[in-house]
Context: one part of a larger RNA
RNA sequence: UGACGGGGGCCCGCACAAGCGGUGGAGCAUGUGGCUUAAUUCGAUGCAACGCGAAGAACCUUACCUGGGCUUGACAUGUGACUGGAUGCUGGUCGAAAGAUCGGAGGCCUUCGAGGCUGUCACACAGGUGCUGCAUGGCUGUCGUCAGCUCGUGCCGUGAGGUGUUGGGUUAAGUCCCGCAACGAGCGCAACCCCUGUGAUUAGUUGCUAUCCGCAAGGAAGCCCUCUAAUCAGACUGCCUGUGAUAAGCAGGAGGAAGGUGGGGAUGACGUCAAGUCAGUAUGGUCCUUAUGUCCAGGGCUGCACACGUGCUACAAUGAUCAGUACAGAAGGAAGCAAGACCGCGAGGUGGAGCCAAUCCCCAAAACUGAUCUCAGUUCAGAUUGGAGUCUGAAACUCGACUCCAUGAAGUUGGAAUCGCUAGUAAUGGCGCAUCAGCUACGGCGCCGUGAAUACGUUCCCGGGCCUUGUACA
Numbered sequence: 001u002g003a004c005g006g007g008g009g010c011c012c013g014c015a016c017a018a019g020c021g022g023u024g025g026a027g028c029a030u031g032u033g034g035c036u037u038a039a040u041u042c043g044a045u046g047c048a049a050c051g052c053g054a055a056g057a058a059c060c061u062u063a064c065c066u067g068g069g070c071u072u073g074a075c076a077u078g079u080g081a082c083u084g085g086a087u088g089c090u091g092g093u094c095g096a097a098a099g100a101u102c103g104g105a106g107g108c109c110u111u112c113g114a115g116g117c118u119g120u121c122a123c124a125c126a127g128g129u130g131c132u133g134c135a136u137g138g139c140u141g142u143c144g145u146c147a148g149c150u151c152g153u154g155c156c157g158u159g160a161g162g163u164g165u166u167g168g169g170u171u172a173a174g175u176c177c178c179g180c181a182a183c184g185a186g187c188g189c190a191a192c193c194c195c196u197g198u199g200a201u202u203a204g205u206u207g208c209u210a211u212c213c214g215c216a217a218g219g220a221a222g223c224c225c226u227c228u229a230a231u232c233a234g235a236c237u238g239c240c241u242g243u244g245a246u247a248a249g250c251a252g253g254a255g256g257a258a259g260g261u262g263g264g265g266a267u268g269a270c271g272u273c274a275a276g277u278c279a280g281u282a283u284g285g286u287c288c289u290u291a292u293g294u295c296c297a298g299g300g301c302u303g304c305a306c307a308c309g310u311g312c313u314a315c316a317a318u319g320a321u322c323a324g325u326a327c328a329g330a331a332g333g334a335a336g337c338a339a340g341a342c343c344g345c346g347a348g349g350u351g352g353a354g355c356c357a358a359u360c361c362c363c364a365a366a367a368c369u370g371a372u373c374u375c376a377g378u379u380c381a382g383a384u385u386g387g388a389g390u391c392u393g394a395a396a397c398u399c400g401a402c403u404c405c406a407u408g409a410a411g412u413u414g415g416a417a418u419c420g421c422u423a424g425u426a427a428u429g430g431c432g433c434a435u436c437a438g439c440u441a442c443g444g445c446g447c448c449g450u451g452a453a454u455a456c457g458u459u460c461c462c463g464g465g466c467c468u469u470g471u472a473c474a
Base pairs, nucleotide, nucleotide: 001474002473003471004470005469007468008467009466010465011464012463013462015458016457019421020420021419022418023417026313027312028311029310030309031308032307033306034304035303042053043052064299065298066297067296068295069294070293073125077124078123079122080121081120082119084117089104090103091102092101093100094099108116109115127288128287130286131285132284136282138277139276140275141273143271148187149186150185151184152183153182154163155162156161167178168177169176193265194264195263196262198233199232200231201230202229203228204227207223208222209221211220212219213218236259239253240252241251242250243249315414319373320372321371322370323369324368332361333360336355337354341350342349343348380411385406386405387404388403389402390401391400427450428449429448430447431446432445433444
């Protein structure tokens, strides 16, 4: 100087407390461990691995296994020799295919030097998701959006080092004020950026409709309103009162759409964990080179006595079922989205108006109204199984999703323990998108609808910041 303490002081955080909803019990989905296997490819392992890499494992993907092939190679560049029978097209045989083999038609361009293009042989080499993340770059997680981490000069100390950065207040903040052997500065904080909340101006189609016509759809006319999208305005403790040290600030008030960081996002200091990644790519070293490369078929990654994590659906009456009726936002659409119409109980099919989209399409559910059920393993719950189908796709056996009929397990609110959340939040309801032929999505990322409760307080648990103290630690 640090680190640590079941030392002290001050302070903060959904850290506790106060509340609301869960997990842990059930079924299923998914990931992991284990076991099994020819193979169940590999990586990730306290927080910070476990719905993670994977924004999509039937083939492909695919790296794994079994079997069958190839060896200058599936891919790149170059050299030498040979060839113009090329390559490509097409037929037969073997074959699961890859490939091998036998034919057929057709036959190179050219400035005549050689060159271009292709094939064969040979050689340099290719290739490797082989190993090492403890050789690395780059990127990422974490402490933590915590308020810290340092430097120049000066001063102090023999020196390591200290001071500044400590102290008194204050703040979300090393934020600001005051003081001070310090005076300044840098990286962080804040602001600058984006979205959202108010208004103005400009603009007015594909948007809108106060006015006119029309039952309506829509049209005329217009841009008032809504909206769209560009530029501005607006919030700064600016004003008032109190308090404070006359400071920084704090408390209350006015005006205001908004008030003291308005709400949300992006933004992650010096560093820590030899943290993660050689399988995204790059890359040193090392290893393989008729194989650890490469092509193909089938299988596996989906196996199942079991254990754990993360979720979904429930256990019901604040509910289930049936009927009627209303209201979004944000996205997406050409090998696409697909209205109305017709067929089918339905998944879906036929057909195709319109739309390269503020124009057309895809577009809610909970809620509300009425009826039945009356507390039951039920008109709850839907696993499992049987049958019949639809769709995608060469192909749904291993191993897809969905529909209909039948079947109707467990489950009656969950032990010890444990998680999230402070407001348009939790909870709850649906919708969209990426990946994608299809889908295991109940996942991920977004969007809107409905919409709470509670916070006395900081003694305690956890993590963190500053000062101080002890130490047989570095």
Source information: This is a predicted structure of a 474-nucleotide part of an RNA (small-subunit ribosomal RNA, 3' major domain) from a Kiritimatiellia bacterium. It was read from a public genome assembly. Its mean pLDDT, the model's own confidence on a scale to 100, is 82. Its Rfam family is "Bacterial small subunit ribosomal RNA".